[in-house]
RNA sequence: CUGCACUAACCGGGGAGGUAGCGGUGCCCUGUACCCGCAAUCCGCUGUAGCGGGGGCGAAUUCCUCACUGCGACUGUUUCACUUGGAUGCAGCCUCAGGUAAGUGGUGUAGAAAGCUGGGUCCCGUGCGGCAGAAGGCUAUGAACCCCGUCAGGUCCGGGAGGAAGCAGCGGUAAGUAGCUUAUUCUGGGUGCCACGGGGGUGCCUGGGUGGAGCUAACUGCCUGAGUGACGGUCUGGGUGGACAGGCAAGGUGGGGUGUGCAG
Numbered sequence: 001c002u003g004c005a006c007u008a009a010c011c012g013g014g015g016a017g018g019u020a021g022c023g024g025u026g027c028c029c030u031g032u033a034c035c036c037g038c039a040a041u042c043c044g045c046u047g048u049a050g051c052g053g054g055g056g057c058g059a060a061u062u063c064c065u066c067a068c069u070g071c072g073a074c075u076g077u078u079u080c081a082c083u084u085g086g087a088u089g090c091a092g093c094c095u096c097a098g099g100u101a102a103g104u105g106g107u108g109u110a111g112a113a114a115g116c117u118g119g120g121u122c123c124c125g126u127g128c129g130g131c132a133g134a135a136g137g138c139u140a141u142g143a144a145c146c147c148c149g150u151c152a153g154g155u156c157c158g159g160g161a162g163g164a165a166g167c168a169g170c171g172g173u174a175a176g177u178a179g180c181u182u183a184u185u186c187u188g189g190g191u192g193c194c195a196c197g198g199g200g201g202u203g204c205c206u207g208g209g210u211g212g213a214g215c216u217a218a219c220u221g222c223c224u225g226a227g228u229g230a231c232g233g234u235c236u237g238g239g240u241g242g243a244c245a246g247g248c249a250a251g252g253u254g255g256g257g258u259g260u261g262c263a264g
Base pairs, nucleotide, nucleotide: 001264002263003262004261005260006259010056011055012030013029014028015027020046021045022044023043024042034054035053036052037051038050063257064256065255066254067253068252069251072248074246075245076244078243079242080241081240082239083238084237085236086235087234088233090232092231094227095226096225097224098223099222100221102220103219104218105216106215107214114210116208117207118206119205120204121203122199123198124197125196126195127194128192129191131188132187133186134185135184136181137180138179139178140177141176147172148171149170150169155164156163157162
């Protein structure tokens, strides 16, 4: 160096969790890398590795080690962006109340503020007028009889003279009806550019005189206070993505190393 036969190794790895610790079953990631039994009310072990029983391959592309690379997920009191939930009246925003008078406006020498004075509006009393109603008054009409007067005719009494009752008609009147309305009386009111007297005086209107330039607070501004969580802000909890950091990591590449026996 070659051939044959064996053996060690190997026949997945990782994360969280669980555990005094280690591994397994279960969950998750990567990925395809033997079988049977046990196992979360756990199973087996005491640190070099699940326990028990079988199988395959086999000294090198497969085992060991070093370096590089690296799918993939994980962690982080970190940072940035987006999104979402909760809390908070905060010197933001918005609303209200009070104040101020810088600006705008209104008003003011046809006279501001201030104070004086008269009157009205208001209340009470006494009246006047007006409207409406009632009464009253006037006119007309109005009783077959049971109202009045006069009573033709006719009736009754009487010898007569004369008398009596009395219908119609006429005249008048009552109840009633209609119209007019005045003196006058009463009642009522969402009556009145009303009168007189007294009262009152917050507000409003108006006149006179003193005074001699402001007054007002509608809007903007400013100050104080109260409120409002929709927005901005502050605090806080999630979700997604990125950056950074940390280790884990399948696989890949390269280098190096590596057992026994027999024969040639």
Predicted 3D model of a 264-nucleotide RNA (Bacterial large signal recognition particle RNA) from a Synergistota bacterium. The sequence was found by an Rfam model in a public genome assembly. Lineage of the source: Bacteria > Thermotogati > Synergistota.